[in-house]
RNA sequence: UGAUAGAGGUGCGGGAUUCAUCAGUACCAUGCAGUGCUCAAGGGGAAUGGCGGAAGGUUCAGUCACAGGAUGAACAGUAAGCCCGCUGCAUAAGGGAAAGGGUAGACCGCCGAAGGAACGGUAUCUUCCCCUGUGAUACGGUUGCUGGGCUGCAGCAGAAUAUGCUGUGGACUGUCACAUCAGUGGAGCGCUAUCA
Numbered sequence: 001u002g003a004u005a006g007a008g009g010u011g012c013g014g015g016a017u018u019c020a021u022c023a024g025u026a027c028c029a030u031g032c033a034g035u036g037c038u039c040a041a042g043g044g045g046a047a048u049g050g051c052g053g054a055a056g057g058u059u060c061a062g063u064c065a066c067a068g069g070a071u072g073a074a075c076a077g078u079a080a081g082c083c084c085g086c087u088g089c090a091u092a093a094g095g096g097a098a099a100g101g102g103u104a105g106a107c108c109g110c111c112g113a114a115g116g117a118a119c120g121g122u123a124u125c126u127u128c129c130c131c132u133g134u135g136a137u138a139c140g141g142u143u144g145c146u147g148g149g150c151u152g153c154a155g156c157a158g159a160a161u162a163u164g165c166u167g168u169g170g171a172c173u174g175u176c177a178c179a180u181c182a183g184u185g186g187a188g189c190g191c192u193a194u195c196a
Stems, first nucleotide, its partner, number of pairs: 001196006009111001011110004017104001019102001027095002029091008041132005049083003057075004062071003114146002117143003121139005147173002150170008175186004
């Protein structure tokens, strides 16, 4: 230096299933109000919910009548109304979730196990359609960080007093080095064994 095997311990990852939380929330039903051109954002294109259907008035070198009137057309497929979608609010009694994030966990794979960070990549989804883009998820790459779990505090994420991540402090633990002891220090690019 390389190869193989191994150790750490509330050790790491996955995990059918379970339980709590989310939440008596969303939603189911009804009513009221608003709205209908739909996007984090930019460009292009399409589109402007469906049905319904006036009155009054005005205008007219339309037509009839000829004092006022009648009729027609335009304003208008406009307004009302009904239905549908969306948004918000409310509702006595009733029914009542899920995702995400977690607890426990048979079992499986393991001991840079693995985790998180930064920067690229690929795939899918992301507005009515297309392009860009943003965001989300999954997979994988490069760089650099962390020996391991526990725990106090702070910050961030989170619906959360759950949980996670980051920073910092503490004791513990494995390992190596130094040291007579007490103890101090280092990092997994480490340590132990065997072989070459």
Molecule: Lysine riboswitch aptamer
Organism: uncultured Schaedlerella sp.